[in-house]
Predicted 3D model of a 489-nucleotide part of an RNA (small-subunit ribosomal RNA, 5' domain) from an uncultured bacterium. The prediction has a mean pLDDT of 87. Rfam family: Bacterial small subunit ribosomal RNA. Its family is annotated with structural constituent of ribosome and ribosome in the Gene Ontology. The full RNA is in RNAcentral, with records from ENA and SILVA.

Context: one part of a larger RNA
RNA sequence: CCUUGGCCGCCUGCCUUUAACAUGCAAGUCGACGGUAACAGGUCUUCGGAUGCUGACGAGUGGCGAACGGGUGAGUAAUGCAUCGGAACGUGCCCAGUCGUGGGGGAUAACGCAGCGAAAGCUGUGCUAAUACCGCAUACGAUCUAUGGAUGAAAGCGGGGGAUCGCAAGACCUCGCGCGAUUGGAGCGGCCGAUGUCAGAUUAGCUAGUUGGUGGGGUAAAGGCCCACCAAGGCGACGAUCUGUAGCUGGUCUGAGAGGACGACCAGCCACACUGGAACUGAGACACGGUCCAGACUCCUACGGGAGGCAGCAGUGGGGAAUAUUGCACAAUGGACGAAAGUCUGAUGCAGCAACGCCGCGUGGAGGAUGACACAUUUCGGUGCGUAAACUCCUUUUAUAUAGGAAGAUAAUGACGGUACUAUAUGAAUAAGCACCGGCUAACUCCGUGCCAGCAGCCGCGGUAAUACGGAGGGUGCAAGCGUUACUC
Numbered sequence: 001c002c003u004u005g006g007c008c009g010c011c012u013g014c015c016u017u018u019a020a021c022a023u024g025c026a027a028g029u030c031g032a033c034g035g036u037a038a039c040a041g042g043u044c045u046u047c048g049g050a051u052g053c054u055g056a057c058g059a060g061u062g063g064c065g066a067a068c069g070g071g072u073g074a075g076u077a078a079u080g081c082a083u084c085g086g087a088a089c090g091u092g093c094c095c096a097g098u099c100g101u102g103g104g105g106g107a108u109a110a111c112g113c114a115g116c117g118a119a120a121g122c123u124g125u126g127c128u129a130a131u132a133c134c135g136c137a138u139a140c141g142a143u144c145u146a147u148g149g150a151u152g153a154a155a156g157c158g159g160g161g162g163a164u165c166g167c168a169a170g171a172c173c174u175c176g177c178g179c180g181a182u183u184g185g186a187g188c189g190g191c192c193g194a195u196g197u198c199a200g201a202u203u204a205g206c207u208a209g210u211u212g213g214u215g216g217g218g219u220a221a222a223g224g225c226c227c228a229c230c231a232a233g234g235c236g237a238c239g240a241u242c243u244g245u246a247g248c249u250g251g252u253c254u255g256a257g258a259g260g261a262c263g264a265c266c267a268g269c270c271a272c273a274c275u276g277g278a279a280c281u282g283a284g285a286c287a288c289g290g291u292c293c294a295g296a297c298u299c300c301u302a303c304g305g306g307a308g309g310c311a312g313c314a315g316u317g318g319g320g321a322a323u324a325u326u327g328c329a330c331a332a333u334g335g336a337c338g339a340a341a342g343u344c345u346g347a348u349g350c351a352g353c354a355a356c357g358c359c360g361c362g363u364g365g366a367g368g369a370u371g372a373c374a375c376a377u378u379u380c381g382g383u384g385c386g387u388a389a390a391c392u393c394c395u396u397u398u399a400u401a402u403a404g405g406a407a408g409a410u411a412a413u414g415a416c417g418g419u420a421c422u423a424u425a426u427g428a429a430u431a432a433g434c435a436c437c438g439g440c441u442a443a444c445u446c447c448g449u450g451c452c453a454g455c456a457g458c459c460g461c462g463g464u465a466a467u468a469c470g471g472a473g474g475g476u477g478c479a480a481g482c483g484u485u486a487c488u489c
Stems, first nucleotide, its partner, number of pairs: 001483001003481001006361002009358002012354002014319001020316002023314003028064003032061002035057002039055003042051003071272003080197007089189003094185008102136001104134002111126006142151003156177006164171002198244003205235003210232008247269004251262004274295005297308004325351001327350003333347001334345004364394004375384003399426006408416001433478005438459003444473005454461002
């Protein structure tokens, strides 16, 4: 792809344009802080409202997360991967240990006022807080120096309370969570070496930061990583350089094995995120849903200027032989934040679609010969279809209907789902096709055609008796599939 199609379970499902994307969702959370836009409840009220008092909480400051999880395979033949080693490193959260957590200051957003702009957004001015920011003090460890010495920290918040102090707030005591310094650990990560890792010699020479040294810079850290100077080295037929192709592995397919081919799903590593470049923040990025610059493309515009990035999940057109729903739920597992309650989670768990694959089941069972009819064939006697059918008895997997109804969830909480499963009732009832039949290769006759029409994997069939073409009857092989095509062994 053709044709056919009953069911369950479990998998799998854009291999092509790393081409372009409408719409929705996929990363938030927390009251430490100033507060109160909305909702609810209190309190007051002149019944107009007022009041953060409480539950909470939009926007904002601040903390943690956003570097995980998810996708894709363009690039990469070695800055990768696999295996085995190594020394010159870092590390938020977590675990164990030691020592601290004293006293001050100045701002700023929100907000108010004023203004600019079509918008995106922005400006000025005034007020205010903090676990935001900055000094001072102190320094068990730590860093620098190596004789002295020098340098560098912190933040508070919440629950409870007998006495004492205090008008009160509170001090004070206690518990919890935090914060700072430092040591060790766990896990994770950065770096270096060795060996292995496709094809081409119709690619034979390649290389100036190139190879090494000294001294510096830089980095968390070794190093031409970078720089100044010095030397002239370094690689190469054991294939350098160049060109082509390609993510790598555990593994998968095949094969008796040795091998050969491949790298979907799942797992580990790497690389990428419209194309190219760059840094910022941070424990960690040079960051898919962050920033800046340039480019291509799309969109908005009041023409001054702006916005965007599905190789996340669905979905759209396009490309293509070809690949699914703009579904449900956070119930479980896991993750982020939070003391928790909880919130978020297209991860995940499920459902939907597809015979795409694998496994299983069914489409009835037993009896039944005047061997019925039809059909095919015939030497016209018969023979085949064939116990096949009819008919009799039986069963109910499945189906349909009704009723019950889980486990998955430790007390509560179930998307799946009134699902799986169970019982009862009905009734053979709802369920068989496809290819082939010359030899290879299991399975044969009749008719039609007449080197025509056609078949064909190879050999080859067909020119008037074709088991090879087309139809029919019969048969063979597989079976909810069967054939074909393509690739591989």